[in-house]
Context: one part of a larger RNA
RNA sequence: GAACGAACGCUGGCGGCGUACCUAACACAUGCAAGUCGAGCGAGAAAGUCCGCCUCGGCGGACGAGUAAAGCGGCGAACGGGUGAGUAACACGUAGGUAACCUUCCUAUGAGACUGGGAUAACCUGUCGAAAGACGGGCUAAUACUAGAUAAGACCACAGAAUCUUCGGAUUUCGAGGUAAAAGAUGGCCUCUACUUGUAAGCUAUCACUCAUAGAUGGGCCUGCGCACCAUUAGCUAGUUGGUGAGGUAAAGGCUUACCAAGGCUACGAUGGUUAGCUGAUCUGAGAGGAUGAUCAGCCACACUGGAACUGAAAUACGGUCCAGACUCCUACGGGAGGCAGCAGUGGGGAAUAUUGCGCAAUGGGCGAAAGCCUGACGCAGCAACGCCGCGUGGGUGAAGAAGGCCUUCGGGUCGUAAAACCCUGUCGGAAGGGAAGAAACAUUUUAGGUCUAAUAGGCCUAAAAUUUGACGGUACCUUCAAAGGAAGCACCGGCUAACCACGUGCCAGCAGCCGCGGUAAUACGUGGGGUGCAAGCGUUGUUC
Repeated sequence: GAACGAACGCUGGCGGCGUACCUAACACAUGCAAGUCGAGCGAGAAAGUCCGCCUCGGCGGACGAGUAAAGCGGCGAACGGGUGAGUAACACGUAGGUAACCUUCCUAUGAGACUGGGAUAACCUGUCGAAAGACGGGCUAAUACUAGAUAAGACCACAGAAUCUUCGGAUUUCGAGGUAAAAGAUGGCCUCUACUUGUAAGCUAUCACUCAUAGAUGGGCCUGCGCACCAUUAGCUAGUUGGUGAGGUAAAGGCUUACCAAGGCUACGAUGGUUAGCUGAUCUGAGAGGAUGAUCAGCCACACUGGAACUGAAAUACGGUCCAGACUCCUACGGGAGGCAGCAGUGGGGAAUAUUGCGCAAUGGGCGAAAGCCUGACGCAGCAACGCCGCGUGGGUGAAGAAGGCCUUCGGGUCGUAAAACCCUGUCGGAAGGGAAGAAACAUUUUAGGUCUAAUAGGCCUAAAAUUUGACGGUACCUUCAAAGGAAGCACCGGCUAACCACGUGCCAGCAGCCGCGGUAAUACGUGGGGUGCAAGCGUUGUUC
């Protein structure tokens, strides 16, 4: 000198864009943060309003409404969001490998979706319990569960052939054998068939379903190289190192197990200890390098602490389950409930870090055919000079120079064109009026074209037109009005280092980054005047280069 997620002191007008628990991965009241689908399924309220009856106590019916709430089922909940405790490691970065692998949803292509069955929740009812909840009996549905059929292709084991080969094997082709599937829903129609009113067992469109192949996407695993300090850590290792058989996994492998062999690592630093998430990047520096890893982006790890599996395409799962532990809460003492390192917020710790805000309008995500619903992701607003950037606090004229302050050699000098005064301007702030872009889609209706089809139904695709949607926000911005009016401080002035005099003090009080000042004329302490430097900031402290 530069930088900062900063803090402290004094001061403080506005705006834009960013940033904001670095400490206790300490404990958490309260609210919200993951739902959705009735076009998978069976059931299905109430308040209220109206009508009728009435013994005035009520009863019945319709609407509310196939709505709410709950249940079965599907998809999602493994994303998104947080934190950095652990980890010195194939965790990360980079370059490769997988002839050792998986991949829901999505895209394309091929082949199919036939015939049956038995349950169960909800509901009704009973028992136990303070509660959380649990256990019986009875009824019912499905795209829930399940048996059989079929198998283009797939998988399994086998025979023949070809190619490649690290000689272990891999790939391709052909042959015969074995194994495993499926589910419907909604809209429309009458060409074929049945009754012939029109409907369906039929046809058709869309979505969904099953089995394959390929792609895309996302992952798993393996390897080379790179990746902190300590040798005042020198030896470490028994599933340890390798082999064979078996098991296990989506998959290679001591991953696990039985047997066999005795290996494996290490001064090119093993083992042990300490510290630490890694990277793109950030800061500094002419560079080489050094330091850092907040925000943003990629990867990893964790979710009260430790362990375990279940479901699933994927988890050993932050707002799932089970077990153990610590802590907090409820209890009828028998037993139960909980997990903010999500967003706000509270206590505590600390030098120190914000609102229990608005909205799904946009972007993105989940579900849904869609309308739509959900979304503390996100978009916005609030608080903080915490940072960067921009603007203002006025402009012109104005005396050989007012008053006043300070200094003085008493002549004067200086503050100083500074003020006053006169003439202007109108940024910001104030008031009034107008007032956005961010919105394009989806959807609905109409029209036109194409396509499926028996079809001038209907569906799908494309195009055009109309309608509809804004949290921010009456915000930005624009215009007008009044008015110099409301808007400057902080540090320093001995040398380094830009900037000097007076008074007070008298080795006292004090200053100080280093050298050093102060003991009676202190440019170094304190105050005043003057000056210098930065400026809505200025200094100090801390840290890095």